[in-house]
RNA sequence: GCGGCAGUCGUCUAAUGGCAAGAUACCAGACUGUGGCUCUGAUGACGCGGGUUCGAUUCCCGUCUGCCGCC
Numbered sequence: 001g002c003g004g005c006a007g008u009c010g011u012c013u014a015a016u017g018g019c020a021a022g023a024u025a026c027c028a029g030a031c032u033g034u035g036g037c038u039c040u041g042a043u044g045a046c047g048c049g050g051g052u053u054c055g056a057u058u059c060c061c062g063u064c065u066g067c068c069g070c071c
Base pairs, nucleotide, nucleotide: 001070002069003068004067005066006065007064010024011023012022013021018054027041028040029039030038047063048062049061050060051059
């Protein structure tokens, strides 16, 4: 330099055009003499910039980062 794959709450993983889901962590409450365990609740995310579309995490282009391969 070229090609491929991936990028989503703090972390891990779903969602193939129509309200972004779950686990874990953190926070609050219940339970307990205290803590832990357990239960309940709340908060929190689509790498960035454009395009297509009534509507984009999803499709297209560019860009950035990481991984793999080729030279």
Source information: This is a predicted structure of a 71-nucleotide RNA (transfer RNA) from a Candidatus Nanoarchaeia archaeon. Rfam family: tRNA. Rfam's curators write: Transfer RNA (tRNA) molecules are approximately 80 nucleotides in length. The coordinates come from a structure-prediction model, not an experiment, and the mean pLDDT is 82.